Background: Small-subunit ribosomal RNA, central domain from an uncultured bacterium, 349 nucleotides, folded computationally. RNAcentral holds the full RNA, with entries from ENA, Greengenes and SILVA. The prediction has a mean pLDDT of 87.

[in-house]
Context: one part of a larger RNA
RNA sequence: CUGGGUGUAAAGGGAGCGCAGACGGAAUGGCAAGUCAGAUGUGAAAGGCAUGGGCUUAACUCGUGGACUGCAUUUGAAACUGUCAAUCUUGAGUAUCGGAGGGGCAAGCGGAAUUCCUGGUGUAGCGGUGAAAUGCGUAGAUAUCAGGAGGAACACCGGUGGCGAAGGCGGCUUGCUGGACGAUAACUGACGUUGAGGCUCGAAAGCGUGGGGAGCAAACAGGAUUAGAUACCCUGGUAGUCCACGCAGUAAACGAUGAAUACUAGGUGCUGGGGUCCACAGGGCUUCGGUGCCGGCGCUAACGCAUUAAGUAUUCCACCUGGGGAGUACGUUCGCAAGAAUGAAACUC
Numbered sequence: 001c002u003g004g005g006u007g008u009a010a011a012g013g014g015a016g017c018g019c020a021g022a023c024g025g026a027a028u029g030g031c032a033a034g035u036c037a038g039a040u041g042u043g044a045a046a047g048g049c050a051u052g053g054g055c056u057u058a059a060c061u062c063g064u065g066g067a068c069u070g071c072a073u074u075u076g077a078a079a080c081u082g083u084c085a086a087u088c089u090u091g092a093g094u095a096u097c098g099g100a101g102g103g104g105c106a107a108g109c110g111g112a113a114u115u116c117c118u119g120g121u122g123u124a125g126c127g128g129u130g131a132a133a134u135g136c137g138u139a140g141a142u143a144u145c146a147g148g149a150g151g152a153a154c155a156c157c158g159g160u161g162g163c164g165a166a167g168g169c170g171g172c173u174u175g176c177u178g179g180a181c182g183a184u185a186a187c188u189g190a191c192g193u194u195g196a197g198g199c200u201c202g203a204a205a206g207c208g209u210g211g212g213g214a215g216c217a218a219a220c221a222g223g224a225u226u227a228g229a230u231a232c233c234c235u236g237g238u239a240g241u242c243c244a245c246g247c248a249g250u251a252a253a254c255g256a257u258g259a260a261u262a263c264u265a266g267g268u269g270c271u272g273g274g275g276u277c278c279a280c281a282g283g284g285c286u287u288c289g290g291u292g293c294c295g296g297c298g299c300u301a302a303c304g305c306a307u308u309a310a311g312u313a314u315u316c317c318a319c320c321u322g323g324g325g326a327g328u329a330c331g332u333u334c335g336c337a338a339g340a341a342u343g344a345a346a347c348u349c
Base pairs, nucleotide, nucleotide: 003321004320005319006318007303008302012317014201015200016199017198021194022193023192025088026087028085029084030083031082033081034080035077036076037075038074039073040072041071042070049065050064051063052062053061054060091191092188093187094186095184096183097182098181103177104176105175106174107173108172109171110154115149116148117147118146119145120144121143125136126135162169163168206247207246208245209244210243211242215241216240220236221235222234223233258316259315260314261313262312263311266294267293268292269291270290271289272288273287274286275285276284277283278282298305299304322349323348324347331342332341333340334339
């Protein structure tokens, strides 16, 4: 390289948009670059192959044939690919109408609870644990009532329910705004799929500047436990968690399953639309989209997957090629740093 693979054995990029590239619907006509056929020239000789001959044979050697799968020129073919022209509507998109939704951003508002402060009632405990102690409390705690402050999160509804490309999204109201779906079939007429580089988004933790700080809580301190206890348990508690702007760019970023299209038994839930029928608090049949469970063919090493495929096929991208060394070293790029990305070898089994 070819090949074989990528749910769990090594292997799907965290996710999207998209330049180049690769691949690409139906029907018509032209061209003839790819493709196919014929002819001509060339493809040196030797060697190799086939066959026949010469040295007694063989090695060696001579003749003949074929081959040299190629290249060029030329004459044709037109199915397929390509290309040009003109066309189509099924793919794709637009338009109109409609309903669903924690999709995003911003502003405002609300109640419950924790904590703190002030005041009232009230008195000796509270708290915590396996048991305790540290801690808090006669300077009046805990408990309870009233008022106030402040921050964060939104109980019930809530659901293998919804939305989003993924990360993710949940109190209420308003404004701005993205996408998907159904119906109609009016418009465009292949405008498509994928996508190396590139760009954008990307949980938590972390970093910078400035705010904020109720609760929780790395670090830290103390009390226990223990042989020890740099832990598990308890009492405290700072970064952080929150907001704004910027950086970082990683996760078991998981469905451990790349994207797209077509086809291939069923059954049963949930969810968003449409059609139709009936004896209408409703029910039956049917259709499009999503989301679960069970299961057949088929697939699989097995487990299992099974119209949401891990089945049958096609297109494009990414990745794997024994374990350790190692996601390390070196170099490079990025970053304020932490570090990220790319990514070996010696040696060893």